The part of an RNA shown here (large-subunit ribosomal RNA, domain VI) has 250 nucleotides and comes from a Minisyncoccota bacterium.

Context: one part of a larger RNA
Formats: sequence, structure tokens, C1' cells
RNA sequence: CGUGGAUGCUUGAGGGAAGUCGACCCUAGUACGAGAGGACCGGGUUGAACGAAUCUCUGGUGUAUCGGCUUUGCUACCAAGUGAACUGCCGAGUAGCUAUAUUCAGACGGGAUAAGCGCUGAAAGCAUCUAAGCGCGAAGCCUCUCCCAAGAUUAGGCAUCAUGAACUCCUGGAAGACUACCAGGUUGAUAGGCUCUAGAUGUAAGCGUGGUAACACGUUCAGUCGAGGAGUACUAAUCAGUUCAGCGUU
Repeated sequence: CGUGGAUGCUUGAGGGAAGUCGACCCUAGUACGAGAGGACCGGGUUGAACGAAUCUCUGGUGUAUCGGCUUUGCUACCAAGUGAACUGCCGAGUAGCUAUAUUCAGACGGGAUAAGCGCUGAAAGCAUCUAAGCGCGAAGCCUCUCCCAAGAUUAGGCAUCAUGAACUCCUGGAAGACUACCAGGUUGAUAGGCUCUAGAUGUAAGCGUGGUAACACGUUCAGUCGAGGAGUACUAAUCAGUUCAGCGUU
């Protein structure tokens, strides 16, 4: 830009993905075989590698967070804090992200065939799967499964709408390089704050008691945090502007 416009739901021409390989058990110690050994066909179970999704579990990370420890500076000092030392070092760890974790998948079936196996059957009174005709037959081909898909310019279909729609701008995001996309913009829970909380850390400070003291115990499963969850308009989404459209009526 096109498909008159907008919104939602779709059909599927076409394209892509997938397609793998074991082991064990039953049939059956059967058929077969003197024995040794040991099946086809069919059914079931369980894996490997590859792939997709997800974070409930198991772990990793987690420079949000909580705690412990050292040197040194500062808050006059004690205590308590805080800066620097790779995040100073160490022990844990929510969300998120993740694999080695979890779940799922390869199926079943149909069609036409290859090599091959056949039926009927002449040329050639026989024979012959082939010359006419007919059938079976593969992890392969076309379907079936999943994904994309009407620029499929052959631009499809269905429903609704016919007035406003979109953008700029702003608050943000499990979306993201930018853009786009998505949730919202006071007729509001979009983000922050506040309240509560799943959860993390592990029992704060101060005071008291005991001990010469280091320290221990009590107050106290405390204090702090809380990217997750819920509630709540306190703060910020103010105000405004731009562009496009033209059903219908006159």
C1' cells in the first nucleotide's frame, strides 16, 4: 500500500515440525530339532537419546534479603550502627531465570506403490504373475498428528457495528534492543506508598537475671526483610492536542 472500514471468530491453498533405537515379560521352553539350542505371528511392560512446555517437587543461581566474622575510618567514648576492603569474607535464601528436575510426545488407522509374492490368462492347444485384467506387499510416498497460514492479488467465509476510532502523552508489564505487543489512565487497582500475608533469615535493640569475665538465659519462634498474594485512591496516570473516517439525514 492492497483486500470498502472496524471488531471478534474461523476455512485451509500452501509451508514447516515430527518420523529414532533398545531391553525384559507372556504366548512358550511351544513350533522346529537326535540333542544342544530355540522361534515367526501377536500382546504387554520399561528404558536410552532427541524434542516441546513448565517451575509443584529435587537442585543451581539469586551483587533483593536475613544472619555470622575480620581489619580499618567515622558517629566524642561503651553499646549500637554505618562507609571501605572482589558482593570484604562466610552460612542460608523468596520471586525470577534455569536442568541434571517435572509433565508430555513419536501413536492408531487409511490410500497408492518399490523389491518381492500371487490369481486368472493368451500370444505359443502346453507352460507362464503380464501382454488385456485383478490382488497382496515397506521405517519409504500421500494422508492421519502438531504448528504457521487469505499478499491464497483467485486477497476467502461467518457474526456484529455504522459512531466515532486511533495516536501523541502518562502509569506499568510474566512484553521487550528500539519499535511492537499487552494491562491501564479517576466511570481507575496500572505502578509506587500504606495495611495484612505465603515465604526467607533465625531469636533484634533495650532492660533484667546469672557469671570475675568471655558469655549464657529471659523478655522472644523474636526483630528485620518480603521481586510473590490480597486489600486500600494516600501519590502519580492531570489538562490538552493531532490525525483519520463519513453510515445515515437534508
The organism belongs to Minisyncoccota, within Bacteria.